[in-house]
Molecule: transfer RNA
Organism: Candidatus Yanofskybacteria bacterium RIFCSPHIGHO2_01_FULL_43_42
RNA sequence: GGGCCGAUAGCUCAACGGUAGAGCAUCCGGUUUGCAUCCGGAAGGUUUGGGGUUCAAAUCCCCAUCGGUCCACAA
Numbered sequence: 001g002g003g004c005c006g007a008u009a010g011c012u013c014a015a016c017g018g019u020a021g022a023g024c025a026u027c028c029g030g031u032u033u034g035c036a037u038c039c040g041g042a043a044g045g046u047u048u049g050g051g052g053u054u055c056a057a058a059u060c061c062c063c064a065u066c067g068g069u070c071c072a073c074a075a
Base pairs, nucleotide, nucleotide: 001071002070003069004068005067006066007065010024011023012022013021018055026042027041028040029039030038048064049063050062051061052060
């Protein structure tokens, strides 16, 4: 320098273009003499940034940034 993959809740990850969810963690309650386990509930997101297409974009297109990986070049 070139190709490919990825960026979504604190963490790990889902989400045929149609109002973004799960597990764990956190908080509250139940259960227990108490703790753990178990059960119920709650809170938590400008979907990396900018632009475009569309009635409608996490999703499609372009650019940028960051991460991973492969190839090439130089040493």